[in-house]
RNA sequence: GCCCGGGUGGCGGAAUUGGCAGACGCGUCCGACUUAAGAUCGGAUACCGCAAGGUGUGUGGGUCCAAGUCCCACCCCGGGCA
Numbered sequence: 001g002c003c004c005g006g007g008u009g010g011c012g013g014a015a016u017u018g019g020c021a022g023a024c025g026c027g028u029c030c031g032a033c034u035u036a037a038g039a040u041c042g043g044a045u046a047c048c049g050c051a052a053g054g055u056g057u058g059u060g061g062g063u064c065c066a067a068g069u070c071c072c073a074c075c076c077c078g079g080g081c082a
Base pairs, nucleotide, nucleotide: 001081002080003079004078005077006076007075010026011025012024019065027045028044029043030042031041032040046055047054048053058074059073060072061071062070
């Protein structure tokens, strides 16, 4: 230099053909139970905002009514070829 795969909450990891982003699990916090803890059960858990609402899928553009998903460029990680 060329080719292939990947980048999504604190972590892992889903999102079918473009159509509710974050399912599910772990962790954390609160509560129940317990003498207490563990286990188990219930609830909460991206950001801004008093609220209404807005923003958020590596970065920046584009297409589209609508983009995590498609297109272009770039950054980073892994693999292959030279």